The RNA shown here (transfer RNA) has 74 nucleotides and comes from a Bacteroidales bacterium. The organism belongs to Bacteroidales, within Bacteria. Its Rfam family is "tRNA". About the family: Transfer RNA (tRNA) molecules are approximately 80 nucleotides in length. Rfam classes the family as a transfer RNA.
[in-house]
RNA sequence: CGGGGCGUAGCGCAGUUGGAUAGCGUACUUGGCUGGGGGCCAAGUGGUCGUCCGUUCGAGUCGGACCGCUCCGA
Numbered sequence: 001c002g003g004g005g006c007g008u009a010g011c012g013c014a015g016u017u018g019g020a021u022a023g024c025g026u027a028c029u030u031g032g033c034u035g036g037g038g039g040c041c042a043a044g045u046g047g048u049c050g051u052c053c054g055u056u057c058g059a060g061u062c063g064g065a066c067c068g069c070u071c072c073g074a
Stems, first nucleotide, its partner, number of pairs: 001073007010026004019057001028044006050066005
C1' cells in the first nucleotide's frame, strides 16, 4: 500500500428478506427456599446497535467516508 472478516448490555453472542417495543446466556440488584455457604426459583436494572453522513414512510439490517481489532497478499 491492496484485499477480506469483525465492531449490538460489564463479558460471550444471536438478530443479515429493511417493519421489534433490540433479544439470549452470564454477571449484577432485590426477594424466596436453606442453620450458613453453595445451589435453585421468581422479579428487576442495564444498550440506542464503533463514529458521522446519506437512501427510505421506516435502517442493527442498504450506500459512502472515517476509526479500532484481526487475517491474507505485496